[in-house]
């Protein structure tokens, strides 16, 4: 090393596919087995024949197969023995075993020797007991689905038999017809179970990775063999899939062992060391084997510990970032100085894990033995994978060592830059559209830290499945209503029992883990000792209040009997009148009917109307009522019959007979369906007529199902009190229905029972509200809810004739949906009130021409802004140049303007040339002010230069200030304190009156106050006082052609200062005796006398960056500045605002009268003269009650025109002029002559005005050289109308509804179109799982039959 033989390969190691029970957990019980181990009893006698190895052939590529020959055993097989032990039994009996093999030592005796013999060790056979392990049985517990409700034929039980180690339908024959199931069988899906782990205050919820117990599995399926044990991970056989070898004939294999490879994946390690320790197998032992195990490697995967320095250090360095430019911050942080050395580096030393084992002598036991063997302690010797171990120590040196997330709120932490609804962020809310603490970067900060953040997942918060511990009137949620089965729950007393309950003891509840307490690693994590705990289950003995069970009993719940009583309670039969319609007849004539208005329709063939008659169907006026009855749906003329229930009273009886009620059964409005009737009215569908943009509607005319009856179905409603049933308790008041009792005896009061309503305390409730008829406080039972949509839908089941009903999801999607109340806003809601809001009037606009502004168009430019009211004769109180911002061309670049620096110079004035001018370039003149040391310096000014800077009518009015418009001169808007409400909020401020007014009065849980209203201010109307010039002039005087012209005067007018006056003060009435209103008196004025200024909180992101100011952005030889010319003045057109007209209340001409308020010095400008005129000449007077503008006009008087495109109207055009101005061409105003357009009162529509107003007439001013139909003022003449508040518009107060809050210009629904996602259906088709029946059927086990072979054994032989 091969083989025979023995033991072990059923342990250890891996995995969780299957399994919802053949499993697991807990507690029991047994009809059983158990190799090795321990204790005991008995035995081991005598024979036999083979087979491997080995030798030799044969086949095969190989795996391997096979013939012949030899051989041993503790391998194999007989026979003997086995009374008691074992098994069977007919109780007599029968059956059944072994190896005396291996080995140590030995004195006497026997033997030639081997050996016998004695004594040990290891074995062998039978058997009993123990131990260990296993097998089987029972009870309870063990996921989800009922859109799985019935399952079961060896099924359930019995008898006989078989089988097993063993009970058993485990198997078989026969018999019986059972067994399981709503406390969930069967089916489907999912899943190994447990100790435990995570979370949670707990109860629970989720999970079952590591460790430990059990089970199952070993490529997939089936099967047995061997064995004490397997139906066996590294055994066998068969089938299948896959991989590999092959000579193509045939073979081999099974990592869910340890490493390792591939694949998959977001993702998970080394083909390491050692048996040194612990443990296992074998062995007498040494020892061998052991990817069990012990170690090492990889991985921040987790837990624990440690380090990356410590102290000092302000010039608060540099750099970074921010800045209000002063500074702040990073920050004692760094540097610097002084220290320390853990860890790391490098040297040295160095435990423990080692006990066994072997050798030697000794002791004890066994034994005849000082052999031998076993045990004990002693000495010596040897054993370490880890390992360069832990630990100790020397040396050097701050040396080698910090990241990640976050900084809008939740939630600790803020600034800058970039970006500009882009890029992006985001757990939720949400950030980002030019000033982002939210994106990205930076500085700074915050939190954790060798980690930090994200993703995925579990529990918690979540009382958001509510056992602990929720709800159902309106938020989701009470079944439509009843009867009743199972079930749940149930009145008083006594006894028994002891199931629940409870006490004590005891068993179990494995270990680990958790907890407590000790110990060991320097601490900790970790390890280790002890304890406690383990709510559970079992057993024994007690207790008996409560519940249960049982026995006896009671009457308070419930029921029965009696007497009454109210009622549209139900069913059937009959009957009545009114009305509608139709028919017949009469009267009668042209319409009827219908509507917002009409039409369709009916009617001269006689309608409607009216009278009489007849028919038929349906419904029952008045009574009639928050009245009655019924379980609900529901029930209404009257009479009769049948019938259910309630209530009241008094006694008697039964004796808990009760309550609720899953399934089940019944009833159940309207519509609808079926069959057959009926049909007057009404009336879906339908038809016609209207309305309308349309009108498949609302309105009208018709009209069929239906409505009615009978029988059957349907089974739903906002079937509502949106409030389940029953019982008990808990303040009152009022009405009403039905009873009874007492008093009074008519009315009524009190008490009580049963109903039905309205308030209301406590209490409840989110509020609204409920409140003895609860939504209060409790008990019992049932039903139902768990965000919105999808959806009460799909699929499936059940029901239905159908329509449909019932049961009832998911995918997907949203961050809400919802309730109650509050404040606003809104309403083609209501009430009250106001306004030139309507109405009543007057005059306009819209038509014409022109002026002016705007849109549009055009243009080189036609600069910009304003855009419903609230832009459009607006900014602009005045564009020929200028203005001017626009365009074209030509020029300038520290600039036209400001500050600072350097240099030079006076500045300035006059003047020439070129040019369109800006500009460029000359000439002449001129020498200032202050200080002075006479050199010069300084302040203004001019020129040159450099840079800081200037400049911008460039953008953003949605970054802003200021100013303004508007609602609106509308009467409102708020606050403090108090009170009410959980709160938002309310109250006050609402109410009754009244007012122009939130003005005032009264009332009042409010009392006060503020901003608004009013008043105070200005003008005007009356009067007084004062004053009397430039104003005035009555009386006096002078005086003129005339005249306050003059002297005088203050009387008057007037001027301009100051007073008075008007306050509902007085009277009457109304009213509440108030506020106030009406009327009156007086008064110049009367109820705010008229007018103005004055504009609350706020709204419109209203307007303005072009008045000004200003953040940010942009331009910087130009988007700045200068100059000339042009443009803002264009012109098919549209609109707004005006002027002038269309004429006779007028136009023309002539004459004549009367204002007010203003302006005036670069001004107003008189008289006079000239011109037809614009105007010119002129220059008196006047800084103005003095002079001037200045003529007022309409008016009045007279005359003419005679209704016409005119004697209206004046546009347009021609000619001629005047004035301003540097200049009237583009592009001024005016004058004269001539011309003489449209227009004859203006469609739809629309504006202003209520009294000195509208209308009409002229005058003045600002701007301005000139330019006014515009704007702002002034006076003259001077009306009409208002019944009234229905309507239009706007507004105020109260109230109501709301799904609106960007607030009705709101919100919001559906179809359609396109794209995509998810789900359902779909002719079908493919796959999976399962049931049943059947075809074929491997290995294997048992049996049957047939054939063949054979040592030991038996038989004389066949066999």
């Nucleotide at each position: 090393u091969a083989g025979u033989g023995g033991c072990g390969g059923a342990c250890g190691g891996g995995u969780g596919a299957g399994u919802a029970a053949u499993g697991c957990g807990u507690a029991g019980a047994c009809a059983u087995c158990u190799a090795u181990c321990c204790u005991g009893a008995a035995g081991a006698g005598u024979g036999g024949g083979a087979c491997a190895a080995c030798c030799u052939g044969a086949g095969g590529a190989a795996a391997c197969u096979u013939g012949g020959g030899c051989u041993a055993a503790u391998a194999c097989c007989g026979c003997a023995u086995a009374c008691u032990a074992u098994u069977c039994u007919g109780a007599g009996g029968a059956a059944g075993a072994a190896a005396g093999g291996c080995u140590g030592g030995g004195g006497a005796c026997c033997g030639a020797a081997a050996g016998g013999c004695c004594u040990g060790g290891c074995g062998c056979u039978u058997u009993a007991g123990g131990g260990u392990g296993a097998g089987g049985c029972u009870a309870c517990g063990u996921u989800a689905g009922a859109u799985u409700a019935g399952c079961u034929a060896g099924u359930u039980g019995g008898u006989g038999g078989g089988g097993u180690a063993a009970a058993g339908g485990c198997c078989u024959a026969c018999c019986a017809a059972g067994g399981c199931g709503a406390a969930g069988a069967u089916c489907u899906a999912u899943a190994g179970c447990u100790g435990g782990u995570c979370u949670g205050a707990g109860a629970g919820g989720a999970c079952g990775g590591a460790c430990a117990g059990c089970c199952a599995c070993a490529c997939u399926g089936g099967g047995a063999c061997u064995g004490a044990g397997a139906c066996a991970c590294g055994g066998c056989c068969c089938a299948g899939a896959c991989u590999c070898c092959u000579a193509c004939g045939g073979g081999a294999g099974g990592c869910a062992g340890c490493a390792g490879u591939g694949g998959g994946g977001a993702a998970u390690a080394u083909u390491g060391g050692a048996c040194a320790a612990u443990g296992g197998g074998c062995g007498a032992a040494a020892g061998c084997c052991u990817g069990a195990u012990c170690c090492a490697g990889c991985g921040a995967u987790g837990c624990c510990g440690c380090g990356u320095g410590u102290g000092u250090g302000a010039a608060g360095a540099a750099g970074g970032c921010c800045u209000g430019c002063g500074g702040g911050u990073u920050g004692u942080a760094a540097a610097g100085c002084a220290c320390u050395u853990u860890a790391g580096u490098u040297g040295g030393g160095g435990a423990g894990g080692a006990a066994u084992g072997c050798u030697u002598a000794g002791g004890u036991g066994u034994g005849a033995a000082u052999a031998g063997c076993a045990c004990c302690g002693a000495a010596g010797u040897g054993u370490g994978a880890c390992g360069u171990u832990a630990c100790c120590u020397g040396a050097a040196g701050a040396a080698u060592a910090a990241g990640c997330a976050c900084c809008g709120g939740c939630a600790a932490a803020c600034u800058c830059u970039g970006u500009g609804c882009c890029a992006g962020c985001a757990g939720c809310c949400g950030c980002g559209g030019u000033a982002a603490u939210a994106c990205a970067g930076a500085g700074g900060g915050u939190g954790c830290a060798a980690g930090c953040g994200u993703u995925a997942a579990u529990c918690g918060g979540a009382a958001u499945u509510a056992c602990u511990g929720g709800g159902c009137g309106u938020a989701a949620a009470g079944g439509g209503c009843g009867c009743g089965u199972a079930g749940g729950u149930g009145g008083g007393a006594u006894g028994a029992u002891a199931a629940g309950u409870u006490g004590u003891a005891u068993g179990u509840g494995a270990a680990a883990g958790c907890c407590c307490u000790g110990g060991g690693c320097u601490c900790a994590a970790c390890c280790u000792g002890g304890g406690a705990a383990u709510g559970g289950c079992g057993u024994a003995c007690g207790a008996u209040a409560c519940u249960g069970u049982u026995a006896u009993u009671c009457u308070a719940g419930a029921g029965u009997a009696g007497a009454g009583u109210a009622g549209a309670g139900g069913g059937g039969a009959g009957u009545g009148g009114a009305a509608u319609u139709u028919c017949c007849g009469g009267u009668g004539u042209a319409g009827c009917g219908g509507u917002g208005a009409a039409a369709u329709g009916c009617g001269u063939a006689g309608a409607u109307a009216u009278c009489g008659g007849a028919a038929g169907g349906a419904a029952c006026a008045c009574c009639g009522g928050u009245g009655g009855c019924g379980a609900a749906g529901g029930c209404g003329g009257c009479u009769c019959c049948c019938u259910g229930g309630g209530c009241u009273c008094a006694u008697a009886c039964u004796g808990a007979c009760a309550c609720u009620g899953a399934g089940g059964c019944g009833c159940g409005a309207a519509a609808g369906c079926g069959u057959g009737g009926g049909u007057a009215g009404c009336a879906a569908a339908c038809a016609g007529g209207a309305u309308u943009a349309g009108a498949u509607a609302c309105c009208c005319u018709g009209g069929u199902a239906g409505u009615c009856c009978a029988c059957g179905c349907u089974g739903u409603a906002a079937a509502c009190g949106a409030u389940g049933a029953g019982a008990a308790c808990u303040a009152g008041c009022u009405g009403u229905u039905g009873g009874u009792g007492u008093g009074g005896a008519u009315a009524c009061a009190c008490a009580u029972c049963a109903g039905u309503a309205g308030c209301g305390c406590a209490g409840c409730a989110a509020a609204c509200g409920c409140g003895a008829u609860a939504a209060g406080u409790u008990c019992u039972c049932c039903g139902c809810c768990u965000g919105g949509g999808g959806a009460g839908u799909a699929c499936g089941g059940c029901c239905g004739c159908a329509a449909g009903g019932u049961u009832a999801a998911a995918a997907c999607u949203c961050a809400a949906a919802g309730g109650a109340a509050u404040u606003g806003a809104c309403g083609g809601g209501g009430g009250c009130c106001c306004g030139c809001a309507c109405a009543a009037g007057c005059g306009g606009u819209g038509g014409a021409g022109c002026a002016u502004g705007u849109g549009g168009u055009u243009u080189a430019a036609u600069u910009c802004g304003a855009u419903g009211c609230a832009a459009c004769g607006c900014g602009a109180a005045g564009a020929a140049c200028c203005u001017u911002a626009c365009c074209u061309a030509c020029c300038c670049u520290u600039g036209a303007c400001a500050u600072c620096c350097u240099c030079g110079g006076g500045a300035g004035g006059c003047u020439g040339u070129a040019g369109a001018g800006a500009u460029a370039u000359g000439g002449c003149u001129g020498u200032g002010c202050c200080c002075u040391u006479c050199g010069g310096g300084g302040a203004a000014c001019c020129g040159a230069g450099a840079g800081a800077c200037a400049g911008g009518u460039g953008c953003u009015g949605c970054a802003u200030g200021g100013c303004u418009g508007u609602c609106g001169u509308c009467a409102g808007c708020u606050c403090g304190u108090g009170u009410c409400g959980u709160g938002a909020g309310a109250u006050g401020u609402u109410g009754g009156g009244u007012u122009a007014a939130g003005u005032c009065c009264c009332g009042u849980a409010a009392c006060g106050a503020g901003c608004g209203c009013a008043a105070c201010c200005c003008c005007u109307g009356u009067u007084c006082c004062u004053a009397g010039u430039u104003g005035c002039c009555a009386a006096c005087a002078c005086g003129u052609g005339a005249a306050g012209g003059u002297g005088g005067g203050g009387a008057c007018u007037c001027u301009a200062g100051g007073g008075a006056g008007a306050c509902u003060g007085c009277c009457g009435g109304u009213g509440a005796u108030a506020a106030a209103c009406c009327g009156g008196a007086g008064g110049a004025a009367g109820g705010c006398g008229g007018g103005g200024a004055c504009g609350a909180c706020g709204u419109c992101a209203a307007g303005u960056c072009a008045u000004c100011a200003u953040g940010g952005c942009c331009c910087u030889u130009a988007u700045g500045g200068g100059u000339a010319g042009g443009g803002c003045u264009a012109c098919a057109c549209a609109c707004g605002u005006g002027c002038u007209a269309c004429a006779a209340u007028g136009g023309g001409c002539a004459g004549u009268a009367c204002a007010g308020a203003g302006g005036g010095a670069a001004g107003c400008g008189a008289a006079g003269c000239c011109g037809u005129g614009a105007g010119g000449c002129g220059g008196a007077g006047c800084g103005a009650a003095u002079c001037u503008u200045u003529a007022a006009a309409a008016g009045c008087u007279g005359u003419u025109c005679g209704u016409a495109g005119u004697c209206c109207g004046g546009a347009u055009u021609g000619g001629a002029g005047u004035c301003u101005g540097c200049a009237a061409c583009u592009c001024g105003a005016c004058u004269c002559c001539a011309u003489g357009a449209a227009g004859u009162u203006g469609g739809a529509a629309u504006c202003g005005c209520u009294a000195g107003u509208a209308a009409u007439c002229g005058c003045c001013g600002a701007u301005c050289a000139g330019c006014a139909u515009g704007c702002g003022g002034c006076g003259g003449u001077g009306a009409a109308u208002a019944c009234g508040u229905u309507c239009c518009c706007g507004g105020g107060c109260c109230u109501u509804g709301u799904a609106c809050a960007c607030a009705c210009c709101g919100c919001c629904c559906g179809u359609c179109a396109c794209a995509c996602c998810a789900u359902g259906g779909g002719a079908g088709u493919g796959g999976g799982u399962u049931g049943u029946a059947c075809c074929a059927g491997a290995a294997g086990u048992g049996g049957g039959u047939a054939g063949a072979c054979u040592a030991a054994c038996c038989g004389c032989a066949a066999g």

Predicted 3D model of a 1359-nucleotide RNA (small-subunit ribosomal RNA) from an uncultured Gammaproteobacteria bacterium. Its mean pLDDT, the model's own confidence on a scale to 100, is 85. It matches the Rfam family "Bacterial small subunit ribosomal RNA". Its family is annotated with ribosome and structural constituent of ribosome in the Gene Ontology.